[in-house]
């Protein structure tokens, strides 16, 4: 210090999450030792037992028992013990120490004063006296009540208890004078008046006590600043705020009261609820902060819960006392008792926190003169890995790189010098001996024979625990199959999981490691250091203003802020530095810096502030001129719509994408005249004007607001913004009363529609207008608060105001200057779009406003409204995103250009028949299997009768039909009998072969063992390799530079051009790969070479007749080599280009026809049944054989075909012209036989020779004459040929007979653009046979294209987008269902709090005191207690009212949830542009 996470990719924003560092913690799993700290955060619930405050005989009086001795009258009694233990008057001290943190939002904390408003026992210093009397009463002892606890009566007695009296003061009280203070006030002085004693006791050293002054320790009291969250708490308060008095207090004070006065507080947050002990510090971070308040240290409050006093120097008192109250305990039922938030400990609660430990040996406290007691303060010691520190579990060496584990490509690798082995050491734990502290200043040691040190032993006792997919270090195997599970956050897991689980291996910590929990931190994510607000969340709808903040020059004063310099604090302990002490750290010690604050005291005076003055540049007034749909009122005015009368006219007319509904023969729409009535105001007209926005439009007159320019005359800071308040405030909507032509929610009806409560049409009411009065809100938008001041320019425009030219009657027309409005732009800005002197530049000032989305602008509650409804404004719960800009694609019922037989113009077809083929479906023992829009369906199959064959049935076989290793035999086949459907068995015959170092060694056959073989079994979504598609479409990309934060752009785009990213030109691009073209083959011309088998022009010979023959190679042909065609010429066009149009030549013209030839990629296309292949399954079976079956089945539905419905034709016969091919298990010739299909034959030919081999259409003569026929052939019959072992299931073919639908095909669809379509045949692969299929091959040979609006499919630009698995996308809302959270909700039930009343204990005050009553007494009584009233007042009852919680039938929306219904609202022009 940053990381992950929104997209297909970028950059912003902005959550969320995650690495760190802490704990007074918990859980899990493991667990040697010491040090030093720390240990009930919950139930301030409840407590059993101990034990935690006593001590003084130097204050006083009493005064044992028990036991020992000794005597006895045996009852007992002296003495010692001992004035000893006790208790009791009496003083001290129990207000300290120790505990929790329940109340507390306060002078309760901190912090700085204040006290001139105040106390103060112990300690200390200074002064001053101590003189004389008294009279009870506990202990005691008697008697008496009670269970007890504790008392009554009566009598004795003491004192440092107690009470009278004298002396008095620098004490108090009042006055006077006087010093100081700002001042109540204080200093000293004086006058006057009041008040005191405790006396002791002694060890003779003291020690106590008393008045006084003063010190120190300690309080009390008051004050300034600072101390948490809500404003959906906005108004509190009657003792309440202030005076006089009185009273109370140690002290001021309404602290009490009584009278008077009406005040005080409060948005600078009162009051009011909610939370909470507060500081030093702790944590954490760089800081600043935040976040805490264990332990130690200071201060508050508190002691079962409430109220109250006494006592005291101090308490309203943790281990006193009253009285109430709950709870617990004893009781003899009558009374009593008790209060661990002290130590240990116990129950409960809890996720979770220790021993009923030793000791006063140190420190500290109380007592006491002291010894001393006492002291759960304290020291120690136990338990806990709770936490920090430190140490050890060994070191060396050791390769056969062991064994064993795990992975493996089987070849190794890895655990790994690791182990074992040998050699050491004993640090520290251990165990055994032995010495042995400090803590202690004389005594006195609990820890403790502890810490420590020495010596010996022996590797001996000692290692886990989490992760390993990114972030984040570290990977393999197996198992699992969206199951089990993981997960902190993206996410892992559906058969190859580095993510689950388990193994090995690794990484990281280490006696610990994880994992919850919480804080802080990264998070500049509340931004004071340090943030925003045009589109991301964010500017108030706009003005006036008030409090508030903030403010021009300029002088001169202050001196509050600001800044220096000293003073005083700023507790100690923490933290830092420095230095020491424990063996080291950890910790403890000491010193030193700090404590970043308040507070004071002297200066400084430049800025703010503040007082006094000045000035004119902000601002205002005034004069003088000027535009304007500014604003209100009141009047005219004409166009048009509808409507009313009448006139003409006649049948439509209105409307629509088309129609209806509607209106018209009772005259409609049309037209013409005239009147009525509302509303709004064409052209001017203008990114043109004016207003704060809202918003403003015929003219005209009245009244008014505000701007703009010239002048510079006045005022003299008077500015600027504005929390709340005030007003204004489109539209729709709401009351009242008008008005109502057009136009229009709602509603009616007609259409569309599956459906139409819409889109469109006819109609139509509220409204729309006007008065008046409410609402207060809109995408109230420039999504852009005002204000001031600065920051290149161009360039339109509004109105003003001057000036020049030029014209000159003006208009006009340049050029300057503020003022407003607009366009583009530089710098700078910004995430990027964009802004850009009208800033979203650069700066100040003031103000509103935001902090993930979703729930929700909602819910409760309050203001406000007639109502709708508006301001305010949460939370639970839920998600990991939501979002802004701009790429790149894809899409679009958006554009623009442009191509395709894409439509269109035309010719021929499919869809209607039969049949033949294929799928699909159904059947079936099987009907193998695969192929599914184009791009499956005459497709793997270029040919299922057996075989093929994978499919079913039944028969068999199990190292296998097939390959390779081992062992062991030498034969095996062939033939031939016999069983059986065959596979097989079973006999017979016959019976091994090469080389050889003679050992054996290959062949190749049987048999036997295991390893393996073998699978057309599964995964095309594990793959390779082929292939189909878009598409023979013109596209797909690089290096370089440059542009951009980046994705990416440019380059490829723009003008033209092509069949093309084809070529020109321009151009921040400039090259260059893949594609496109061309090179390559054929067809078409000609030359040239060469001439059999193949051609015949010349010459010659033959024949009825034919290159037949001799010859020749000119011509065809053949096949080899070359020429030719490139817009090369010409004219025109373009831009002088590239090209495009003509034309000429030419066999051929503008790639000449055709072919092969398929970029980057896309569709998880197809293919594991062509082949190879990783995994998975199988293995007497999913393999292997054989036999018969099935792939051929059939109510049906689709696709490709074929042959047809006829005369452009059938039929007869007759005449002609090809090409490409194939042939030796072949092609087969002539003859002959058959109607035929064939069949005998067998000549020729491995073929330019021979042969399939007729070409068919045409063409020519005849016949048919519009019928279901001389069309048309299905189907059936019967008899046959022909291949084959073998045509039943199941083959072509032939004759004969038979003679079906079917007379041009509905929606709808398909191929062709020229030798093409369309129509004729021929010919081949496969093949034993078995195409109407496929692949070729020639004849004959058309039409038609104007054109690209529309359909489809692509290409290029460009535009939206919310899409990116990309429109077959995305995505809304009702319902239904299950869950969760939450709002009302009769109400029901707690909690707290306020307010009346009623009562009213303890107690303190007044009062009253006839009853009692030592001390005083002048004997009259003072004084005092007891009861007795009253006054405040704590529980309590009672009545209400607020808050706030918990549950409630039923109800509302909200969320999330798998494939649920219903439509399809947004997103593209989303299919009716979205949204407020």
């Nucleotide at each position: 210090a940053g990381a992950g996470u929104u997209u297909g990719a970028u950059c912003c924003u902005g959550g969320c999450u995650c690495a760190g560092a802490a704990c007074g913690a918990a859980c899990g799993c493991u667990g040697g030792c010491g040090g030093u700290a720390u240990g009930c955060c919950u139930a301030a619930c409840a407590c059993a037992u101990g034990c935690a405050a006593g001590u003084c005989g130097c204050a006083c009086g009493c005064g044992a028992a028990a036991g020992u001795a000794c005597c006895u009258u045996c009852g007992g009694g002296u003495a010692c013990c001992g004035g000893u233990a006790g208790a009791g008057u009496g003083g001290c001290g129990g207000a300290c120490g120790g505990g929790g943190g329940a109340g507390u939002a306060a002078c309760g904390c901190g912090u700085a004063g204040a006290u001139a408003a105040u106390c103060a026992a112990c300690c200390c210093c200074g002064g001053g006296g101590a003189c004389u009397g008294g009279g009870a009463u506990a202990a005691c002892u008697u008697u008496u009540g009670g269970a007890a606890a504790c008392g009554a009566a009566a009598g004795c007695u003491a004192a440092u208890a107690c009470c009278g009296g004298a002396u008095a003061a620098u004490a108090c009280u009042a006055c006077u004078u006087u010093u100081c203070u700002a001042g109540u006030g204080u200093u000293a002085a004086g006058u006057a008046g009041u008040u005191g004693a405790a006396a002791g006791c002694u060890c003779c050293g003291g020690c106590g006590a008393u008045c006084u002054g003063g010190g120190a320790c300690g309080g009390g009291u008051c004050u300034g600043c600072g101390u948490a969250c809500c404003a959906u708490u906005a108004g509190c308060u009657u003792g309440u705020u202030g005076g006089u008095g009185u009273g109370g207090u140690a002290a001021c004070g309404g602290c009490c009261c009584a009278c008077c006065a009406a005040g005080g507080c409060u948005u600078c947050g009162a009051u009011g609820g909610u939370u909470a002990g507060c500081g030093g510090g702790u944590c954490u971070g760089a800081g600043a902060g935040g976040a805490u308040g264990a332990u130690c240290c200071g201060c508050c409050a508190c002691a079962c819960u409430g109220g109250g006093a006494c006592u005291g120097a101090g308490a309203c008192a943790c281990g006193g006392c009253c009285c109430a109250g709950a709870c617990u305990c004893c009781u003899g039922c009558g009374g009593g008792a008790g209060g661990c938030a002290g130590c240990a400990g116990u129950g409960g609660g809890g996720a979770a926190u220790c021993u009923u430990g030793c000791g006063c040996a140190a420190u500290g406290g109380a007592c006491g003169g002291a010894a001393g007691u006492c002291u759960g303060a304290c020291g120690c010691a136990g338990c806990a890995a709770u936490a920090c520190c430190g140490c050890g579990u060994g070191a060396g060496u050791g390769a056969a790189g062991a064994a064993g584990g795990c992975c493996c490509u089987c070849g190794g690798g890895u655990c790994g010098u690791a182990a074992a082995g040998c050699u050491c050491u004993u640090u520290g734990u251990c165990c055994a001996a032995g010495g042995g502290a400090a803590g202690a200043u004389g005594a006195u040691g609990a820890c403790g024979g502890u810490a420590c040190c020495u010596u010996g032993g022996g590797a001996a006792u000692a290692a886990g625990c989490a992760c390993c997919g990114g972030c984040u270090a570290a990977c393999u195997a197996c198992g699992u199959g969206c199951c089990a599970g993981c997960a902190g956050c993206c996410g892992c897991g559906g058969u190859a999981a580095u993510a689950c689980g388990u193994a090995g291996g690794g990484u990281g910590c280490g006696a610990g490691c994880g994992u919850u929990g919480u804080u802080c931190g990264g998070a500049u994510u509340u931004a004071c250091u340090g943030g925003g607000c045009g589109u991301a969340a964010a500017g108030g709808g706009c003005g006036u203003g008030u409090a508030g903040g903030c403010g021009g020059a300029u002088u001169c004063a202050u001196a509050a802020g600001u800044c220096g310099a000293g003073g005083g604090u700023g507790a100690a302990a923490u933290c830092c530095c420095g230095g020491g002490g424990c063996u080291c750290a950890a910790c403890c010690c000491c010193g030193g810096a700090a404590c970043u604050g308040c507070u004071u005291u002297c200066g400084a005076a430049a800025c703010u502030g503040u007082g006094a003055g000045u000035c004119u540049a902000g601002a205002g007034u005034g004069u003088g001129u000027g535009a304007g749909a500014g604003g209100a009122g009141a009047g005219c005015g004409g166009a048009a719509u509808u409507c009313c009368a009448g006139g003409u006219g006649u049948a439509g007319a209105g409307g629509u994408g088309a129609a209806a509904u509607u209106c018209g023969u009772a005259g409609a729409u049309a037209u013409c005249u005239g009147g009525a009535g509302g509303a709004a105001c064409a052209c001017c007209a203008g990114u043109g004007g004016c207003g704060a926005a809202a918003g403003c439009g015929g003219c005209u007159c009245u009244c008014u607001g505000g701007c703009a320019c010239a002048u510079u005359a006045c005022u003299g800071a008077c500015a600027c913004u504005g929390a709340g308040g005030c007003g204004c405030g489109a539209a729709a909507g709401c009351g009242u009363g008008g008005g109502u032509a057009g136009c229009a929610a709602a509603c009616a009806g007609g259409a569309u529609u599956a459906g139409a409560u819409a889109c469109c049409c006819u109609g139509g009411u509220a409204g729309u207008c006007c008065a008046c009065g409410c609402c207060g809100u809109a995408a109230a938008c420039g999504a852009u608060g005002g204000g001031u001041a600065c920051u290149a320019g161009u360039u339109g425009u509004u109105g003003u105001a001057g000036g020049g030219g030029a014209a000159u009657c003006g208009a006009c027309c340049c050029c300057c200057c503020g003022u407003g409005u607009g366009a583009c732009g530089c710098a700078g800005c910004u995430a990027a779009c964009g802004c850009a002197u009208u800033a979203a530049g650069u700066a100040c000032c003031c103000c509103g406003c935001c902090u993930g989305g979703g729930g929700a602008g909602u819910a409760c509650g309050g203001u406000c409204g007639c109502a709708a409804g508006a301001c305010u404004a949460a939370a639970a719960c839920u998600c990991a995103a939501a979002g802004g800009a701009a790429u790149u694609g894809a899409c679009g019922g958006g554009g623009g250009c442009c191509c395709g037989c894409a439509c269109a113009a035309g010719c021929g077809g499919u869809g209607g028949a039969a049949c033949a083929u294929g799928u699909g479906g159904u059947u079936u023992a099987a009907u193998u299997c695969g192929a599914c829009g184009c791009a499956a369906c005459g497709c793997g199959c270029a040919g299922a009768a057996c075989c093929u064959u994978a499919c079913c049935u039944g028969g068999a076989u199990u190292u296998g039909a097939c390959a390779u290793c081992c062992u062991c035999u030498g034969a095996c086949a062939a033939c031939c009998c016999u069983a059986g459907a065959g596979a097989u068995a079973g006999g017979g015959c016959u019976u091994c072969c090469a080389c050889u170092u003679c050992g054996g060694u290959g062949g190749c056959a049987g048999a036997g063992u295991g390893a393996c073989a073998g699978g057309u079994g599964c995964u095309g979504c594990a793959u390779g390799g082929c292939u189909g598609u878009c598409g023979u479409c013109a596209g797909c990309u690089c290096g370089u530079g440059u542009c951009g934060u980046g994705a990416g752009a440019u380059g490829u785009u723009g003008g033209g051009u092509u069949a093309a990213g084809u070529c020109c030109c321009g151009c921040a691009a400039c090259g260059a790969g893949c594609g496109c073209a061309a090179c390559c083959c054929u067809c078409g011309u000609c030359c040239u070479c060469a001439g059999u088998u193949g051609c015949c022009a010349u010459c010659g010979g033959g024949u009825c007749a034919u290159g037949c023959c001799g010859g020749g190679c000119a011509c065809u042909c053949u096949g080899g080599g070359g020429a030719g065609a490139c817009u090369g010429c010409c004219g025109g066009u373009g831009a002088u280009a590239a090209g495009c149009c003509g034309g000429a030549g030419g066999a051929a013209g503008g790639u000449g026809g055709g072919g092969a030839u398929g970029a980057c990629g896309u569709c998880a296309a197809g293919u594991c049944c062509u082949c190879a292949u990783g995994g998975c399954c199988u293995u007497u079976a999913u393999a292997u054989c054989c036999a018969g079956g099935g792939c051929u089945a059939c109510a049906c539905a689709c696709g490709u075909g074929u042959u047809a419905c006829a005369a452009u034709g059938g039929g007869a016969u007759c005449u002609a012209c090809a090409a490409u091919g194939g042939g030796c298990u072949g092609c087969g010739a002539a003859a002959c036989c058959g109607c035929g299909a064939g069949g005998u034959g067998g000549a020729g030919c491995g073929a330019a020779u021979c042969u399939c081999a007729a070409a068919a259409a045409a063409g020519a003569u005849c016949u048919c004459c519009c019928a279901g026929u001389u069309c048309g052939g299905a189907u059936u019959g019967u008899a046959g040929u022909c291949u084959g072992c073998a045509a039943c299931u199941c083959g072509a073919c032939u004759a004969c007979a038979u003679g079906a639908a079917g007379u041009u095909g509905g929606a709808a669809u398909c191929g062709c653009u020229a030798g093409u379509a369309a129509u004729c045949g021929c010919g081949g692969a496969u093949c034993a046979g078995a195409a109407c299929g496929c692949c070729g091959c020639g004849g004959u040979g058309a039409a038609u294209a104007c054109g690209u609006u529309c359909c489809c499919g692509g290409g290029c630009c460009u535009u939206g987008u919310a899409c990116a698995c990309a429109c077959c996308g995305c995505c809304c809302g009702u319902c239904a269902c299950a869950c969760c959270a939450u709002g009302g909700g009769a109400g029901u039930u707690g909690a707290c709090a306020g307010g009346g009343g009623c009562a009213g204990a303890a107690g303190a005050c007044g009062u009253u005191g006839a009853g009692c009553u030592a001390a005083c007494u002048u004997c009259g009584g003072a004084g005092g207690c007891a009861g007795g009233c009253g006054u405040c007042c704590a529980a309590g009852c009672u009545c209400u009212u607020g808050u706030u919680g918990a549950u409630g039938a039923c109800u509302g929306g909200g969320g999330u949830g798998a494939a649920g219904u219903c439509g399809u609202a947004a997103c593209a022009a989303g299919g009716u542009a979205a949204c407020c």
Predicted 3D model of a 1476-nucleotide RNA (small-subunit ribosomal RNA) from an uncultured prokaryote. The RNAcentral record of the sequence draws on ENA.